Overview: A computed fold for a 71-nucleotide RNA from a Christensenellaceae bacterium, annotated as transfer RNA. The source organism's lineage runs through Bacteria, Bacillota, Clostridia, Christensenellales and Christensenellaceae. Rfam family: tRNA. The sequence was found in a public genome assembly.
[in-house]
RNA sequence: AGGGGUGUCGCCAAGCGGUAAGGCAAACGGCUCUGACCCGUUCAUCGACUGUUCGAACCAGUCCACCCCUG
Numbered sequence: 001a002g003g004g005g006u007g008u009c010g011c012c013a014a015g016c017g018g019u020a021a022g023g024c025a026a027a028c029g030g031c032u033c034u035g036a037c038c039c040g041u042u043c044a045u046c047g048a049c050u051g052u053u054c055g056a057a058c059c060a061g062u063c064c065a066c067c068c069c070u071g
Stems, first nucleotide, its partner, number of pairs: 001070007010024003018054001026042005047063005
């Protein structure tokens, strides 16, 4: 320098144009003499920006980070 891959909650991880599952953790509450266990509730505009679309995590462009390949 060129090419490819990945980027979703604190961590893991679904999703593939129609308003983001689940698990762990955390917070609050219940239970308990206390704690644990168990039960209930809560917790993400999806790397950034722009564009396309009635509508974008999902399509397009540029950029950023990490990984791989070629030179």